[in-house]
Context: one part of a larger RNA
C1' cells in the first nucleotide's frame, strides 16, 4: 500500500448526486395494535414484557450466570403502475409488457382471419356465451362538442370504367361439300372502381381571435364583431406536462432552486392516443422523521492474506 475481517473516546448523516457502505433490529412466547378501507387487509403495524435448571397440582420457592449460530431495522407524505407475473442471455427490472376487466370491428360455418403457386392445412372434431383483429388496462366516479379532411360502411339516378373472356350473326381459310377448326368484322349485356350522397370519433384525428361593458378599484355574469366541421366540457393543473421560474402563499428546517398542501396567469392539461380518484401491493421513484451507526468531524489499532522497498 492494497484486499478481507474486527475495534474505537466525544459527537451522530456534519459524508454524499443520494445514509451508498456498515451499524441497528431479529427466532418463540404473552400483552397490546393508528390513519386509512374496495371490510379482506392495514398488521408481525407500532410500542411494551418474558426466557435457564432443580422442586411442586398449583400460588410459589431455591439455585446458577459458561457460549455460539440462526433470525425484519420502523414510521410518515407524496408520483407511476391496481395486483401475483413478463423483459434488453452479457451495462436498463422500470413508471416499459402482459393481465382479470371494459370497448369497438370483421365472421352464419365451405365463416372471417392466416400459410401455401396449388393440393390443402390452422382456426376446430370450436360455431356469436364462438372465433380473429385493433385499442384502453383491476374496482369507484366519468368518458363531453366536431363528419370539414383522412379512412371505413352504406346506397343508387346518371357520367366514366372491360385492353381481356363469353355469346351469337356474317364472311373469308381449310374440305369434293357439310360438320369442325382458325382468322376477320359487327352487335349484345356486364364488374370491381371512380364521381356522388348519407352515416360513422372507445375510427386517424380536432376542439379560436378581437373589442366594450357593473355607482372607488379591480373584475366582467353580459354585449358587439370576425372566422370555423367544431370551438376544450365535467375534471386535474407550475404536474414524471410550467418557457418566464427558485411563480405566490402556507406547512415542515435556525436556514431548503428539493418535499407537501393550496391558488389558475395551463409558454404547450383534458377524457379508453382515455380523465380523475383509490385500499392493497412494489428490490420503482422524490422528501421527511425516530433507531443506528468510522458516511464524516478525523483518523487511529489489530487479525488474516497479497504487493512494494531495504536488509
Nucleotide at each position: 500500500c492494497u484486499a478481507u475481517a474486527g475495534u474505537a473516546a466525544a459527537g451522530g448523516a456534519a459524508c454524499u448526486a443520494g445514509g451508498c457502505a456498515a451499524a441497528u433490529u431479529a427466532a418463540u412466547u404473552c400483552u397490546g395494535u393508528a390513519c386509512g378501507u374496495u371490510c379482506g387487509c392495514a398488521a408481525a403495524a407500532a410500542a411494551g414484557a418474558a426466557a435457564g435448571u432443580c422442586a411442586c397440582a398449583u400460588u410459589u420457592g431455591a439455585u446458577a450466570a459458561a457460549a455460539a449460530a440462526a433470525a425484519g431495522a420502523a414510521a410518515g407524505c407524496a408520483a407511476c403502475g391496481a395486483c401475483u407475473g413478463u423483459u434488453u442471455a452479457u451495462c436498463a427490472a422500470a413508471a416499459a409488457c402482459a393481465c382479470a376487466g371494459a370497448a369497438c370491428u370483421c365472421u352464419g360455418c365451405a365463416a372471417a382471419u392466416u400459410u401455401g403457386u396449388a393440393a390443402a392445412a390452422a382456426u376446430a372434431a370450436g360455431u356469436a356465451u364462438a372465433g380473429a383483429g385493433u385499442u384502453u388496462g383491476a374496482a369507484g366516479c366519468c368518458u363531453g362538442c366536431c363528419c370539414a379532411g383522412u379512412g371505413c360502411u352504406u346506397a343508387a339516378a346518371a357520367a366514366c370504367g372491360a385492353a381481356a373472356a363469353a355469346a351469337u350473326u356474317a364472311a373469308a381459310a381449310u374440305u369434293u361439300g357439310u360438320a369442325g377448326u382458325u382468322u376477320u368484322a359487327a352487335u349484345u349485356a356486364c364488374a370491381a372502381g371512380u364521381u356522388u350522397a348519407a352515416g360513422u370519433a372507445a375510427a386517424c384525428g380536432g376542439c379560436g381571435g378581437u373589442u366594450c361593458u357593473a355607482a372607488c378599484u379591480a373584475u366582467a355574469a353580459g354585449a358587439a364583431u370576425c372566422c370555423u366541421u367544431a370551438g376544450g366540457u365535467a375534471g386535474c393543473g407550475a404536474a414524471a406536462u410550467u418557457c418566464c421560474u427558485u411563480g405566490a402563499c402556507g406547512g415542515g428546517u435556525a436556514a431548503a432552486u428539493u418535499c407537501c398542501g393550496u391558488c389558475c396567469u395551463g409558454c404547450a392539461u383534458g377524457a379508453a392516443u382515455g380523465g380523475u380518484u383509490u385500499a392493497a401491493c412494489g428490490a420503482u421513484u422524490g422528501c421527511u422523521u425516530u433507531a443506528c451507526u468510522g458516511u464524516c468531524u478525523c483518523u487511529a489499532c489489530u487479525a488474516u492474506a497479497g504487493g512494494u522497498u531495504c536488509a